[in-house]
This is a predicted structure of a 477-nucleotide part of an RNA (small-subunit ribosomal RNA, 3' major domain) from Cytobacillus depressus.
The RNAcentral record of the full RNA draws on ENA and SILVA.
Its Rfam family is "Bacterial small subunit ribosomal RNA".
Lineage of the source: Bacteria > Bacillota > Bacilli > Caryophanales > Cytobacillus.
The coordinates come from a structure-prediction model, not an experiment, and the mean pLDDT is 85.
Context: one part of a larger RNA
């Protein structure tokens, strides 16, 4: 000087407490360990691995396994020679491929000799190739502490020196934020602000949006209008600016006024110096090592989907604040041309036929669901739950057996609120209810958004956990 302490002081955080609803028990989905297997490819490992990379494994993906192939190679450059290539058809084969048939004026220049270029084949070697190894050789990127308030520098001063000071102290603050003091005076990276979003208002524009008044219609449908809603560009607005109190005549805090909004308005993006030889050689790049008729390459089939068991994350429930049936109301944000598809008529349904409109503020997906109204069930493993199985059927796709997803009928498992323990959450939040999107031929209980309904509690900081500052001890560096 740092680190550490079951040392001290001060202070923060859904850290505890106060509440709410969960996980841990059941079934299923999914990840992982283990076991199994020809292979179950490989990575991630306390927090910070485990619905993670994977925004989507039937083939492909695919890296794994078995059988079958090729060896200058599936891909790139160079040297030599030959020539069009391709398409179509037949045969063999699981295919990759192999054999054959048919057909064929590649382009540019030209002194018509040829030259150049792209493409294909043959030969030759230089080389290609490697999701092979090392993340403890690396770059780049990322996680974490932590959106915590810290981390440093210059000359000056102090000290023999390592170093100290500044950065400590008082008061306040979300903040090394600001004020005061001080052998310190300043500065940088962080904080804050600048950025976009949401909340009020105004100006401008008025179609595909809207409709107050005037006509019109089943219907903003049409005329008309741009007042309103909305839309998308620009402004205004919030600054402790004003008032009172407290405070040290400070910084600031408390209360109030006005205001759509009040003290960082809400929520995002933004992540200092460092730490963990943290993660990634399988995004990519790259050093060294290794393979080179194989550890490279092509293809078929299988596997990644196995299943005694353990475990993480979710979904569905165990019911009356509920289930079933009928009727009825109100969103936001998105997506759409190999696409979204109204309507119509077929089917009990998944769905199929036909087909208007829409390159979309125009048309479509699209029904929002919880809610409300009425009827019914009456506490029951039940008219609750819906795993699993049977049967026939739909769809995507060369292909649905291993191993996709809907639908109908029948059958109807465990589970009656979950031990020890443990995670989330402070307001339009939790809880609950649906809608959409990416990936995608098909496949979502996962992920990322969007809106609807909409709580309870916080006395407080003693204790548990993590962190910051000062101080103290130290046999640690």
């Nucleotide at each position: 000087u740092g680190g550490c302490g079951g040392g001290g002081g001060c202070c923060c955080g859904c850290g505890c407490a106060a509440g709410c609803g969960g996980u841990g028990g059941a079934g299923c989905a999914u990840g992982u360990g283990g076991u199994u297997u020809a292979a179950u490819u490989a990575g991630a490992a306390g927090c910070a691995a485990c619905g993670c990379g994977a925004a989507g494994a039937a083939c492909c993906u695919u890296a794994c396994c078995a059988g079958g192939u090729c060896u200058u190679g599936a891909c790139a450059u160079c040297c030599u020679c030959u020539g069009a290539c391709a398409a179509u058809c037949c045969u063999a084969g699981a295919g990759a491929u192999a054999g054959g048939a048919c057909u064929u004026u590649c382009c540019c220049c030209u002194u018509c000799g040829g030259g150049g270029g792209a493409c294909a084949g043959a030969a030759u070697g230089a080389c290609a190739g490697g999701u092979g190894g090392c993340g403890c050789a690396u770059g780049g990127u990322u996680g974490u502490c932590g959106u915590c308030a810290g981390c440093u520098c210059c000359a000056g001063u102090c000290g023999u020196g390592a170093g100290a000071u500044g950065u400590u102290g008082g008061a306040a603050a979300a903040a090394g934020u600001c004020c005061c003091g001080c052998a310190a005076c300043g500065a940088g990276c962080g904080c804050a602000a600048c950025c976009g979003u949401u909340g009020a208002u105004u100006u401008u524009g008025g179609u595909u949006g809207c409709c107050a008044g005037c006509a019109u219609u089943c219907a903003g449908u049409u005329g008309g209008g741009c007042a309103c809603u909305c839309u998308a560009a620009g402004g205004u607005g919030a600054c402790u600016g004003c008032c009172g109190g407290u405070g040290a005549c400070a910084a600031a805090c408390c209360g109030g006024a006005g205001g759509a909004a009040g003290g960082u308005g809400g929520g995002g993006a933004u992540g200092a110096c460092a730490u963990c030889a943290a993660a990634u050689c399988a995004u990519c790049a790259u050093g060294c090592c290794c393979c080179u008729u194989a550890g490279g390459u092509c293809g078929u089939g299988g596997g990644c989907u196995a299943c005694u068991c353990g475990u993480g994350u979710g979904c569905u429930a165990c019911a009356a604040g509920a289930g079933a049936u009928g009727g009825u109301a109100c969103a936001a944000a998105g997506g759409g041309a190999u696409g979204c598809a109204a309507g119509u008529a077929c089917g009990g349904g998944a769905g199929g036929g036909u087909a208007a409109g829409c390159c979309a503020a125009u048309c479509c997906c699209a029904a929002a669901a919880a809610g409300c109204c009425a009827u019914u069930u009456u506490c029951a493993u039940u008219u609750g739950u819906g795993a699993u199985u049977g049967c026939a059927g739909g769809u995507u796709g060369c292909a649905a057996c291993u191993g996709g997803c809907g639908a109908a009928c029948a059958a109807a498992a465990a589970a009656c609120c979950g031990g020890a323990a443990u995670g989330g959450u402070u307001a339009g939040u939790a809880a609950u209810c649906g809608c959409g999107g990416a990936u995608c031929a098909g496949c979502a209980a996962g992920c990322c958004u969007c809106g609807g309904u909409g709580a309870a509690u916080a006395c407080g900081u003693u204790c548990c956990c993590a962190g910051g500052c000062c101080u103290u001890g130290u046999a640690c560096g």